Context: one part of a larger RNA
RNA sequence: CGUACACGGUGGAUGCCUAGGCGGUCAGAGGCGACGAAGGACGUUGUAGCAUGCGAAAAGCCAUGGGGAGCUUGCAAACGAGCAUUGAUCCAUGGAUGUCCGAAUGGGGAAACCCACUCUACAUGUAGAGUAUCCUGAACAGGAAGCGAACGCAGGGAACUGAAACAUCUAAGUACCUGUAGGAACAGAAAUCAACCGAGAUUCCCUCAGUAGUGGCGAGCGAACGGGGAACAGCCGAAUCUUUAUGGGGUAGUGGAACAUUCUGGAAAGGAUGGCCAUAGCGGGUGAUAGCCCCGUACACGAAACGUCAUAGAGGACAUAUUAAGUAGGGCGGGACACGAGAAAUCCUGUCUGAAGAUGGGGGGACCAUCCUCCAAGGCUAAAUACUACUGACCGACCGAUAGUGAACCAGUACCGUGAGGGAAAGGCGAAAAGAACCGCGGAGAGCGGAGUGAAAUAGACCCUGAAACCGUGUACGU
Numbered sequence: 001c002g003u004a005c006a007c008g009g010u011g012g013a014u015g016c017c018u019a020g021g022c023g024g025u026c027a028g029a030g031g032c033g034a035c036g037a038a039g040g041a042c043g044u045u046g047u048a049g050c051a052u053g054c055g056a057a058a059a060g061c062c063a064u065g066g067g068g069a070g071c072u073u074g075c076a077a078a079c080g081a082g083c084a085u086u087g088a089u090c091c092a093u094g095g096a097u098g099u100c101c102g103a104a105u106g107g108g109g110a111a112a113c114c115c116a117c118u119c120u121a122c123a124u125g126u127a128g129a130g131u132a133u134c135c136u137g138a139a140c141a142g143g144a145a146g147c148g149a150a151c152g153c154a155g156g157g158a159a160c161u162g163a164a165a166c167a168u169c170u171a172a173g174u175a176c177c178u179g180u181a182g183g184a185a186c187a188g189a190a191a192u193c194a195a196c197c198g199a200g201a202u203u204c205c206c207u208c209a210g211u212a213g214u215g216g217c218g219a220g221c222g223a224a225c226g227g228g229g230a231a232c233a234g235c236c237g238a239a240u241c242u243u244u245a246u247g248g249g250g251u252a253g254u255g256g257a258a259c260a261u262u263c264u265g266g267a268a269a270g271g272a273u274g275g276c277c278a279u280a281g282c283g284g285g286u287g288a289u290a291g292c293c294c295c296g297u298a299c300a301c302g303a304a305a306c307g308u309c310a311u312a313g314a315g316g317a318c319a320u321a322u323u324a325a326g327u328a329g330g331g332c333g334g335g336a337c338a339c340g341a342g343a344a345a346u347c348c349u350g351u352c353u354g355a356a357g358a359u360g361g362g363g364g365g366a367c368c369a370u371c372c373u374c375c376a377a378g379g380c381u382a383a384a385u386a387c388u389a390c391u392g393a394c395c396g397a398c399c400g401a402u403a404g405u406g407a408a409c410c411a412g413u414a415c416c417g418u419g420a421g422g423g424a425a426a427g428g429c430g431a432a433a434a435g436a437a438c439c440g441c442g443g444a445g446a447g448c449g450g451a452g453u454g455a456a457a458u459a460g461a462c463c464c465u466g467a468a469a470c471c472g473u474g475u476a477c478g479u
Base pairs, nucleotide, nucleotide: 001478002477003476004475005474006473007472008471009470015464016428017427020399021398022396023395024394025393026392027391028390029388030387031147032146039101040100041099042055043054044053046079049075050074051073061095062094063093064092065091066090070083071082072081106115107114108113116131117130118129119128120127121126122125133144134143135142136141151182152180153179154178155177156176162169166216192199193198203230204229205228206227207226213221214220234380235379236378241315242314243313244312245311246310247309248308250306251305253301254300255299259274260273261272262271263270275292276291277281283295284294285293329353330352331351332350333349334348335347336346339365360375361374362373363372364371415422416421435463438450439449440448441447
């Protein structure tokens, strides 16, 4: 040095676990904000830090209701001081307080700071209130702003790409920017379709159909009529508001069945024996696997207060316009329609023009006639549809710590960057701390050996299991 075996070290794979995620279903809610939001700064406990809560009334104050024995938030014990059956802590509803910044609004400003004026109160100082801008309004006064995930409507609006190059075209009215609203929005009660039969607002789904078309007739784009469904509602002030009553539901809660013995074991929920409940054998916990031990579950109840829905009654509010003219139509130029100017109807309009008046007018894909059908140039309208930042319940042939969110852990943290921005690693003793009194070596160490706890300490806090690489010790053999 090698090989083999045994025993270790290192390391943290694997197994098991879950405190966190992921995806959904059904409901709720769909907003918050000058009554000062979202988000922060700084404070605040007998307490040094961080987190959570709260705001100089500061882990809290008041009232009402629930509840019933312990409590003074967590990491996180101890100590100290207290509270509580005269009902605390805790839970729910309503209220009070709510520093400073932030739309931030008295002026300023390098956010959490600086500097004012006016009025009122009482003692010359202090306390309280007010003082931004814009809109409406005679005035009193009222409103707006800012934030927020997606969904909506509207105004603007790309390029990469595809066409195997590229210009019309495509991507695509997409991404993105802007405005603005609602719980949905938009649309909507025919100057609509149809075809000589008829239908009867809008929206959404299936189909018609990759059809008819359109298209450097390339790449591609791509209907409608009709049919079947979802939902239905019509109107010209109604679905609206306020209040009362009743009822449903929500925001705390209450009751809630039924098991023992024995064996193994550290521990029984496991084995054995014999029972019981079940409108409850969903689920979780308990020293291993529990219907009957605990929390629950089925089921049955429950609200002083505050929301919500339905029905009924009452009251008030609202009461347009009067049938639409610089309109319809036309010329030129664009745009939208599946439809790229085309034979191109229809819709919108920048510009120039410009009717008729129900004995009238529009449409039926150039245009004309006949026929049919409808009534523009005023307005409102629930449902079926879209979405989920948020709340609750439940579900999963979803993940199980290099997975699943970036984040199971004090994570958008540490750290990096001038900045926009980028962005980690990191879970597990044990049933219970019973977390190792005491003794020894040692530096009043680190670490270790005894002792003790425990089922187990090669479960000892670098703590479940503990693979491999890698490093040793011992023995045997070889060189």
Predicted 3D model of a 479-nucleotide part of an RNA (large-subunit ribosomal RNA, domain I) from Thiofilum sp. It matches the Rfam family "Bacterial large subunit ribosomal RNA". NCBI's taxonomy places the organism under Bacteria, Pseudomonadati, Thiotrichales, Thiofilaceae, Thiofilum. The RNAcentral record of the full RNA draws on ENA. Its mean pLDDT, the model's own confidence on a scale to 100, is 86.